RNAcentral holds the sequence, with entries from MGnify. c-di-AMP riboswitch aptamer (ydaO/yuaA leader) from a soil metagenome, 119 nucleotides, folded computationally. Rfam family: c-di-AMP riboswitch aptamer (ydaO/yuaA leader). Gene Ontology terms of the family: cyclic-di-AMP binding and regulation of gene expression.

RNA sequence: CGCCCAAAGCGGGGACGCGACCGGGGGACCCAACUGUUGUUGGGGCGAAUCGCCUUAGUGCGUAGCGCGACUCUUUCCGCGCGAGCCCGUCAGCUAACCCCGGAGGCGCUCUUGGAAGA
Numbered sequence: 001c002g003c004c005c006a007a008a009g010c011g012g013g014g015a016c017g018c019g020a021c022c023g024g025g026g027g028a029c030c031c032a033a034c035u036g037u038u039g040u041u042g043g044g045g046c047g048a049a050u051c052g053c054c055u056u057a058g059u060g061c062g063u064a065g066c067g068c069g070a071c072u073c074u075u076u077c078c079g080c081g082c083g084a085g086c087c088c089g090u091c092a093g094c095u096a097a098c099c100c101c102g103g104a105g106g107c108g109c110u111c112u113u114g115g116a117a118g119a
Base pairs, nucleotide, nucleotide: 001108002107003106004105010019011018012016021103022102023101024100025099026098031093042091043088044087045086046085051062052061053060054058065082066081067080068079069078072119073118074117075116076115077114
């Protein structure tokens, strides 16, 4: 300087149990749903991260979807990647008022940082 990223950045301060701001969840009427809930298929949340096949096992093969290519945005071509993990604890549809929680962690680099059209 840039990326995962538009929550993880800004301000103040040096105690962070702070502030604005930005995110996530819970939570009425109405509406929707009305049976795999009673552990002999529990259910749900964050996230792009679902699903299928194969294999003795894997650095497996694909896939919904997602990210990067350096002034910014949109579309497109091309190239390169990801397609995890964690949490709640039997409980939660939507949901005004209201309530609760989070603002971390990790990675790349002095250019090998592509092309086209439009703004």